[in-house]
RNA sequence: GGCGGAGUAGCUCAGUCGGUAGAGCAGUGGAAUCAUAAUCCAUGGGUCGGGGGUUCAAGUCCCUCCUCCGCUA
Numbered sequence: 001g002g003c004g005g006a007g008u009a010g011c012u013c014a015g016u017c018g019g020u021a022g023a024g025c026a027g028u029g030g031a032a033u034c035a036u037a038a039u040c041c042a043u044g045g046g047u048c049g050g051g052g053g054u055u056c057a058a059g060u061c062c063c064u065c066c067u068c069c070g071c072u073a
Stems, first nucleotide, its partner, number of pairs: 001072007010025004019056001027043005049065005
């Protein structure tokens, strides 16, 4: 240099045919306990890597850039 994969909540990851974003863990508050852990209930948290385009509508499609990983010369 060429090709491919990945980037979504603090972390690990889902997200179908484009229809307006979720789970688990963690955090916070509460219940329970002599107390702690475990357990149960409730709850906050997101420019979906950056920018642009298409569309009534984009995490998803198109272009470009950035970061990481792999293969190859």

The RNA shown here (transfer RNA) has 73 nucleotides and comes from an Alphaproteobacteria bacterium. Its Rfam family is "tRNA". The sequence was found in a public genome assembly. Its mean pLDDT, the model's own confidence on a scale to 100, is 82.